A computed fold for a 165-nucleotide RNA from Thermosporothrix hazakensis, annotated as glmS glucosamine-6-phosphate activated ribozyme aptamer. The organism belongs to Thermosporothrix, within Bacteria. Its Rfam family is "glmS glucosamine-6-phosphate activated ribozyme aptamer". Rfam's curators write: This entry contains a glucosamine-6-phosphate activated ribozyme that is found in the mRNA for GlmS. GlmS is an enzyme that uses fructose-6-phosphate and glutamine to generate glucosamine-6-phosphate. The ribozyme catalyses self cleavage of the glmS mRNA that is thought to regulate GlmS activity. A reference for the family is Winkler et al. (2004), "Control of gene expression by a natural metabolite-responsive ribozyme", Nature. The coordinates come from a structure-prediction model, not an experiment, and the mean pLDDT is 76.
[in-house]
RNA sequence: GUAGAGAGAGUAGCGCAUGGGCCGGGCUCUGGAGGAAGCCCGGUUGACGAGGUGGAGGCUGUUCGGACCAUCAGCGGGGAGCCUCCAGGGGCGAUCACGUCCCUGUGAAGUGGGCGCACAAACCCGGUUGGUAACGAUCGGAACAAAACGCUCACAGUGAUGUAG
Numbered sequence: 001g002u003a004g005a006g007a008g009a010g011u012a013g014c015g016c017a018u019g020g021g022c023c024g025g026g027c028u029c030u031g032g033a034g035g036a037a038g039c040c041c042g043g044u045u046g047a048c049g050a051g052g053u054g055g056a057g058g059c060u061g062u063u064c065g066g067a068c069c070a071u072c073a074g075c076g077g078g079g080a081g082c083c084u085c086c087a088g089g090g091g092c093g094a095u096c097a098c099g100u101c102c103c104u105g106u107g108a109a110g111u112g113g114g115c116g117c118a119c120a121a122a123c124c125c126g127g128u129u130g131g132u133a134a135c136g137a138u139c140g141g142a143a144c145a146a147a148a149c150g151c152u153c154a155c156a157g158u159g160a161u162g163u164a165g
Stems, first nucleotide, its partner, number of pairs: 014076003018073002020045009048065003054086006087104006094161005110155007124141007
C1' cells in the first nucleotide's frame, strides 16, 4: 500500500448526479482570423435556515417561513407527520364513572377572531484561500421571518354524589 474479517463512530430536510444550466479543452464549419452553432471529453452547479421524538406496529413521504435567473425535472434514503393499540398524566367548577380533547415532564383541549411578543441562515457588504474558469472552502460586519409562544373573545359534555363555594 492492497484485500478480507471484526469492532466503533457519524448521518436523516439527509445524500446522489441521469437530463438541464454554467465553465474549460478538442473536432466539424473557414483562404485566414474571430464569433455563433453542433458533436465529443473533462469539470461545476443542483435547498437558506427555524421548529419538532413517551413505547410498539402499520401507513406515508415533511411543518414554517427567507431568498429566487434552475431552491428546475429526477434518483436513493427517510420521518419527529398520520392511523391503531399500550403506559402514565392534564383540561372540560368539586368527587366518581363514562365520554371527549390534549400532554409525554421547560408538559397537558380544539376550531375561529383580535391583540401582544421573540429568534435565523442564505442573500447583501468586506476579507482570506483553492481553481484557467464555472465555482468551492472559510472568517468578519450589518440586517430581515413565519410557524411557535403569551393574553383575550366566541363556541363546546352526560349521569351520579353532594350543597362547601